This is a predicted structure of a 544-nucleotide part of an RNA (small-subunit ribosomal RNA, 5' domain) from a soil metagenome. Its mean pLDDT, the model's own confidence on a scale to 100, is 87. The full RNA is in RNAcentral, with records from MGnify.
Context: one part of a larger RNA
RNA sequence: GAAUGAACGCUGGCGGCGUGCUUAACACAUGCAAGUCGAGCGCGAAAUCGGCCUUCGGGCCGAGAGUAGAGCGGCGAACGGGUGAGUAACACGUGGGUGACCUGCCCAGGAGUGGGGAAUAACUUGGGGAAACUCGAGCUAAUACCGCAUACGUCCUCGAGGCUGCGGCCUCGAGUAGAAAGGUAGCCUCUGCUUGCAAGCUACCGCUCCUGGAGGGGCCCGCGUCCGAUUAGCUAGUUGGUGGGGUAACGGCCUACCAAGGCUGCGAUCGGUAGCCGGCCUGAGAGGGUGAUCGGCCACACUGGAACUGAGACACGGUCCAGACUCCUACGGGAGGCAGCAGUGGGGAAUAUUGCGCAAUGGGCGAAAGCCUGACGCAGCAACGCCGCGUGAAGGAUGAAGGCCUUCGGGUCGUAAACUUCUGUCAGGUGGAAAGAAGGCUCUGCAGGUUAAGAGCUGGCAGAGCUUGACGGUACCACCACAGGAAGCCCCGGCUAACUCCGUGCCAGCAGCCGCGGUAAUACGGAGGGGGCAAGCGUUAUUC
Repeated sequence: GAAUGAACGCUGGCGGCGUGCUUAACACAUGCAAGUCGAGCGCGAAAUCGGCCUUCGGGCCGAGAGUAGAGCGGCGAACGGGUGAGUAACACGUGGGUGACCUGCCCAGGAGUGGGGAAUAACUUGGGGAAACUCGAGCUAAUACCGCAUACGUCCUCGAGGCUGCGGCCUCGAGUAGAAAGGUAGCCUCUGCUUGCAAGCUACCGCUCCUGGAGGGGCCCGCGUCCGAUUAGCUAGUUGGUGGGGUAACGGCCUACCAAGGCUGCGAUCGGUAGCCGGCCUGAGAGGGUGAUCGGCCACACUGGAACUGAGACACGGUCCAGACUCCUACGGGAGGCAGCAGUGGGGAAUAUUGCGCAAUGGGCGAAAGCCUGACGCAGCAACGCCGCGUGAAGGAUGAAGGCCUUCGGGUCGUAAACUUCUGUCAGGUGGAAAGAAGGCUCUGCAGGUUAAGAGCUGGCAGAGCUUGACGGUACCACCACAGGAAGCCCCGGCUAACUCCGUGCCAGCAGCCGCGGUAAUACGGAGGGGGCAAGCGUUAUUC
């Protein structure tokens, strides 16, 4: 000099954009943060209103409404969000490999979607419990569950042939194993009847199997990645082989047996420290430091362990076991996990609102309308940072008063002020007023598909109407009035820009280094003056 997620002191007008627990991975009150689908399925209220009846207590019927609501089922909940404890490791970075692998939803293509069965929640009922909840009996549905049939292709086995990079692949043939689920809307030409419904047909959404892809993931390898030798030896599933098991998959991953290996001075092992990177800071560069915000990867979710479900987890707001802690209890037993967003206590030099909204972007579910979304978009607080703007402009000498200095002549603050003229940014007031909106719904038209049909349905294009903004009456614009509301901080011995007076008298004090102060101190304290930066200025800490 530059820099910071800073803090502290003094001071503080406005705006834009960013940033904001670096400490206790300490403990947490309260609310919210993951749901959705009735176009998978069976149930199914109430308030209230109306009608009728009434012994005035009420009862029945209809609407509310197949609504609210739980329940079964599907998909999601493995994303998104947080944190950095652990980890010196294939964790990360980079470059390869998988002839050793998986992949829900999505895209493209192929083939199917036939026919049966047995249950169970909800519900009813009985019992246990303070509660959390739980046990029994009975009833019922499905895109829930289980057989059967079928199999283009697929798995596996066998045979033949071919290719090869030789533990593999391809072609043909035979055998063998294994699937499925329906829903919604429309139509009535043909069939049936109960004459607008069923069968049927059509469209759409699904379901099953297979092939390929996209995107995602698992595993393996080369190289790179901190300090300590006052850590020199380490290792029994250890190193390799064979058989077996296990996995989506290779493998001591696991197991039995066999062999005795494997690592290490190019630093094994042990100890300490640490999430890694893109980047960021500094520097001419080389390098050094660092890993906040944003992005990629990893790890973790009260502590330790485990598996279940699933395409995917060994699962932050799932389950089970153990532990510590907190809470409830009828003492028998139960409930909980903010390193999600706010917020509280605590720790600390120190770090914000228990805000608004799903309008946009993105995500989940849904055919859609839509619902959910503390992701996100905004607002609030903080000079924490960067950037921009303002605190006025021109004129104005009797160089006023006053302060300070003085050699007492004067000098200086100083065009500075007053005063005159002007301007109107910002703040203030009045009025106007966006973009961010793409979309959605309804109707009409056109062309297409389906069809017996110009009906209906369906997706496409065009047009019309209606409608969607948290921020916010915000940005922005116009007008109004007034110089009015807006300057401080540090320094002045040398380094280092800036000097005098008074006070003090090795005292009180200053200080980054050298050093100042013991009676004329430009170095302490005050004042006047001056220098530097400026809504900041200094100090401290840290890095280069």